[in-house]
RNA sequence: UCUCGACAAAGGCAAAGCUGGCGAAAGCCAGUGACGCAAAGCUACAGGGGCCUUACUUCUCCUGCAAAGGACAAGCAGCCAGCCAGCCGCCGAA
Numbered sequence: 001u002c003u004c005g006a007c008a009a010a011g012g013c014a015a016a017g018c019u020g021g022c023g024a025a026a027g028c029c030a031g032u033g034a035c036g037c038a039a040a041g042c043u044a045c046a047g048g049g050g051c052c053u054u055a056c057u058u059c060u061c062c063u064g065c066a067a068a069g070g071a072c073a074a075g076c077a078g079c080c081a082g083c084c085a086g087c088c089g090c091c092g093a094a
Base pairs, nucleotide, nucleotide: 004092005091012037013036017032018031019030020029021028022027035082041087042086043085047084048083049080050079051078056075057074058073060071061070062069063068
C1' cells in the first nucleotide's frame, strides 16, 4: 500500500412509526424515534434498475350548446444513493 473487517478504540449516520410543513404524487424538510449501517459519506440526462401519474405537453375518447369537466395512452419533467454501481474516505486486531 492492497485485501480484509474485531464482542477493539474514538466518533458518525438513522429505517419503520408518530407530529408539523412542502408537493398532484413519488418523495423531501424539521422534530421525535432506532430497524439497521464500515462508507447508511458524495454523485440521479449523458451506467443499470426502481418509484410517481394527470401537475405540464400531446393524441384519442366520453359528458356538455359552450365554457369547462372526466378517462386512457405517450412524452417531458420529478423522485430514490438505506438496490446495484461510480468517486472519495476514518480506525487497525487477525

c-di-GMP-I riboswitch aptamer from Paenibacillus sp. Soil750, 94 nucleotides, folded computationally. It was read from a public genome assembly, where an Rfam model found it. The source organism's lineage runs through Bacteria, Bacilli, Caryophanales, Paenibacillaceae and Paenibacillus. Its mean pLDDT, the model's own confidence on a scale to 100, is 79.